Overview:
This is a predicted structure of an 80-nucleotide RNA (c-di-GMP-I riboswitch aptamer) from a Methylococcaceae bacterium. NCBI's taxonomy places the organism under Bacteria, Pseudomonadati, Pseudomonadota, Methylococcales, Methylococcaceae.

RNA sequence: AACGACACCAGCCACACCCGUUGCGAGGCGGGGCCGGAAAGCUACAGGUCUUGAAGAAUCAAGACGGCUGGGUUGCCUUU
Numbered sequence: 001a002a003c004g005a006c007a008c009c010a011g012c013c014a015c016a017c018c019c020g021u022u023g024c025g026a027g028g029c030g031g032g033g034c035c036g037g038a039a040a041g042c043u044a045c046a047g048g049u050c051u052u053g054a055a056g057a058a059u060c061a062a063g064a065c066g067g068c069u070g071g072g073u074u075g076c077c078u079u080u
Stems, first nucleotide, its partner, number of pairs: 004077001012037002017032006035067001041073003045070003048065006
């Protein structure tokens, strides 16, 4: 430096749900909670899903989701 199969050390995050708050909404934020996660750290570039315009089809535009997949990037341990 790389890999991340099995370990070790230090730990980390927080599904659903509940309360508060915010947004037209998907959802976001804070507290509780803890299903799970070797990146469940960050990132909206590609795909996907969802929301709004918009009642239906197609299309378009503007958004949301990183705990949907891929990519990019950063981090912990050091038995082999």